[in-house]
Context: one part of a larger RNA
RNA sequence: UGACGGGGGCCCGCACAAGCGGAGGAGCAUGUGGCUUAAUUCGAUGCAACGCGAAGAACCUUACCAGGGCUUGACAUAUACCUGCAAGCCCCCUGAAAGGGGGGAAUCCUUCGAGGGUGGUAUACAGGUGCUGCAUGGCUGUCGUCAGUUCGUGCCGUGAGGUGUUGGGUUAAGUCCCGUAACGAACGCAACCCUUGUGGCUAGUUGCGACCGGCGGUGAUGAGCCGCCGAGCACUCUAGUCAGACUGCCCGUACAAGCGGGAGGAAGGUGGGGAUGACGUCAAGUCAGUAUGGCCCUUACGCCCUGGGCUGCACACGUGCUACAAUGGACGGUACAAUGGGAUGCAAUACCGCGAGGUGGAGCAAAUCCCCAGAACCGUCCCCAGUUCGGAUUGAAGUCUGCAACUCGACUUCAUGAAGUUGGAUUCGCUAGUAACGGCGCAUCAGCUACGGCGCCGUGAAUACGUUCCCGGGCCUUGUACA
Numbered sequence: 001u002g003a004c005g006g007g008g009g010c011c012c013g014c015a016c017a018a019g020c021g022g023a024g025g026a027g028c029a030u031g032u033g034g035c036u037u038a039a040u041u042c043g044a045u046g047c048a049a050c051g052c053g054a055a056g057a058a059c060c061u062u063a064c065c066a067g068g069g070c071u072u073g074a075c076a077u078a079u080a081c082c083u084g085c086a087a088g089c090c091c092c093c094u095g096a097a098a099g100g101g102g103g104g105a106a107u108c109c110u111u112c113g114a115g116g117g118u119g120g121u122a123u124a125c126a127g128g129u130g131c132u133g134c135a136u137g138g139c140u141g142u143c144g145u146c147a148g149u150u151c152g153u154g155c156c157g158u159g160a161g162g163u164g165u166u167g168g169g170u171u172a173a174g175u176c177c178c179g180u181a182a183c184g185a186a187c188g189c190a191a192c193c194c195u196u197g198u199g200g201c202u203a204g205u206u207g208c209g210a211c212c213g214g215c216g217g218u219g220a221u222g223a224g225c226c227g228c229c230g231a232g233c234a235c236u237c238u239a240g241u242c243a244g245a246c247u248g249c250c251c252g253u254a255c256a257a258g259c260g261g262g263a264g265g266a267a268g269g270u271g272g273g274g275a276u277g278a279c280g281u282c283a284a285g286u287c288a289g290u291a292u293g294g295c296c297c298u299u300a301c302g303c304c305c306u307g308g309g310c311u312g313c314a315c316a317c318g319u320g321c322u323a324c325a326a327u328g329g330a331c332g333g334u335a336c337a338a339u340g341g342g343a344u345g346c347a348a349u350a351c352c353g354c355g356a357g358g359u360g361g362a363g364c365a366a367a368u369c370c371c372c373a374g375a376a377c378c379g380u381c382c383c384c385a386g387u388u389c390g391g392a393u394u395g396a397a398g399u400c401u402g403c404a405a406c407u408c409g410a411c412u413u414c415a416u417g418a419a420g421u422u423g424g425a426u427u428c429g430c431u432a433g434u435a436a437c438g439g440c441g442c443a444u445c446a447g448c449u450a451c452g453g454c455g456c457c458g459u460g461a462a463u464a465c466g467u468u469c470c471c472g473g474g475c476c477u478u479g480u481a482c483a
Stems, first nucleotide, its partner, number of pairs: 001483002003480003007477007015467002019430005026322008034313002042053002064308007073125001077124006084118002089104006108116002127297002130295003136291001138286003141282001143280001148187006154163003167178003193274004198243007207233002212230007246268001249262005324423001328382006340371003345364002350359003389420001394415007436459007
């Protein structure tokens, strides 16, 4: 100087407490361990591995296994030689395919140099998801969006080092103020960026639809209502720009910084959310994303193909979904979104089917057309039961995608109707448009094991006395046989 302490002081965080909803019990989905296996490819392992890499394992993917094949190779560059001509196409045999063997027709550009291109042979070489993340780059996680980490000069100390950065206040903050042998500065904090909340201006189609005009329907030739067209840009909205919030104003308090209250305001003291992650720690993670040193394989540890496996099941754990019901289930009626996506695509009206879906195809490269809501609300039934709860499992019949759904897809209909009556010890998330509940969209994608991930909107709470305790962290101080 650090690190540590079941030492002390001060302070913070959904850390505890106060609340709301879960997990741990059941069934299923998914990941992992284990076991099994010819193979169940590999990696990730306290927090910070376990719905993780994987934003899609039937073939492919695929790295694993069995079998069948190839050896300058599936891919790159160069040289030499050869022969023919573009590459390629068609046919036959063998075969599960890959591969192997045979035959046929026709053929490129050219400066006519046998050059380019292409094929074959040969040689240098290719190739390796083989090993080492403890040889590395790059990227990432974590402490932690915690408030810290340092430097120059000066001063102090023999020196390691100290000071500054400590102290008194204050803040979300090493934020600011005061004091001070320190004075300044850098990386962090904050602000600058995006988004959301208010208003003005500009613009008005594909958006809007108030006033006005016309036409049609209903009605009584009325009023009113509905539809269409025109005119319009008021309003909503869209998307560009500007304004707005700064403790600016008032009161109290304080030396100041600030703090408490108030006014005005759409918004008030960082308005809400995001992006942004200092010096460093964990020889943290990744050689399987790519790159890369070294080592290893080279008729195989490379490459191609068929089939299987990654989906295997006495069991154990993590993460989720669905429930155990009446704040519910079923049936009927009836409203209201936003984010997004759409061309070998999204698909309306219509028709067929109980349904998944099929036929068909208007419109739309989309503020124009399409995908497009559900909880809620209004009625009726059920009457507390293993039930009109719950839906696993199984049987049968189907639909769709795809060369192909046996291993191993999703969905539909009929039948079947299991466990489950609120879950031990323990444990997780969340402080407001949040939790909880409800649906919708997208990526990946032929299809889908999505109940996952990332977003969007609808409905919309409860509680926080407080900091004694548990966990993590910051500053000061103290002890130490630790470095």

About this RNA
A computed fold for a 483-nucleotide part of an RNA from a metagenome, annotated as small-subunit ribosomal RNA, 3' major domain. The RNAcentral record of the full RNA draws on SILVA. Model confidence (mean pLDDT): 82 of 100.